[in-house]
Molecule: transfer RNA
Organism: Mycena albidolilacea
RNA sequence: GCCGGCUUAGCUCAGUGGUAGAGCGCUGCACUUGUAACUCAUCCCUGAGUUUGAAAUGCAGCGGUCAGUCGUUCAAUCCGGCUAGUCGGCA
Numbered sequence: 001g002c003c004g005g006c007u008u009a010g011c012u013c014a015g016u017g018g019u020a021g022a023g024c025g026c027u028g029c030a031c032u033u034g035u036a037a038c039u040c041a042u043c044c045c046u047g048a049g050u051u052u053g054a055a056a057u058g059c060a061g062c063g064g065u066c067a068g069u070c071g072u073u074c075a076a077u078c079c080g081g082c083u084a085g086u087c088g089g090c091a
Stems, first nucleotide, its partner, number of pairs: 001090007010024004018074001025062006032055002036051006067083005
C1' cells in the first nucleotide's frame, strides 16, 4: 500500500428496516446470617439491648449521541459512501 471482519450501558454480548435489550456491575429497600465496640445482668460460661461495618438471597431502580459524518427510505443500531479506532490476511 491492497483486501476483509468488528465498533450497541462501566464490562461481556444479543438485536440486522417499524417502541433499544440480557447477564454481570452500581444504587436503594426487605429479610436472614454473622463481625466489632459499648451498656446492663452474672463469679465465670453466657444472655439481653444499642451502634457500626460485612456477606448470601429476593424486589425495585440506575446506566445509551447504537464510533463519527453524509446519503437511501414514510421510517435506519440495521442498507450505501467517506472518516476514525481495533483485529486479521496479502504484498